[in-house]
This is a predicted structure of an 84-nucleotide RNA (transfer RNA) from a Myxococcales bacterium.

RNA sequence: GCGCAGGUGGUGGAACUGGUAGACACGCAGGCCUCAGAAGCCUGUGCCCGCGAGGGCGUGAGGGUUCGAGUCCCUCCCUGCGCA
Numbered sequence: 001g002c003g004c005a006g007g008u009g010g011u012g013g014a015a016c017u018g019g020u021a022g023a024c025a026c027g028c029a030g031g032c033c034u035c036a037g038a039a040g041c042c043u044g045u046g047c048c049c050g051c052g053a054g055g056g057c058g059u060g061a062g063g064g065u066u067c068g069a070g071u072c073c074c075u076c077c078c079u080g081c082g083c084a
Stems, first nucleotide, its partner, number of pairs: 001083007010026003019067001027045006046057004060076005
């Protein structure tokens, strides 16, 4: 340099054929239980604004297509693998 695969919360990892982003697990916080722990169980857990009801933003970065994009298209960045 060329080709392929990938980049989503604090972490791993889903999201069908473009139609509620974050299911599920771990972690973390609070609670139950216990003499106290561990284990187990329950609840909560992206960011911002708002007393609240609620609203806005968010999928590596920037554009495009579309009523609608994590998903499709273009450019770039990063990671891995292969080829030269």
The sequence is in RNAcentral, with records from ENA.
The coordinates come from a structure-prediction model, not an experiment, and the mean pLDDT is 80.
Lineage of the source: Bacteria > Pseudomonadati > Myxococcota > Myxococcia > Myxococcales.
Its Rfam family is "tRNA". By type it is a transfer RNA.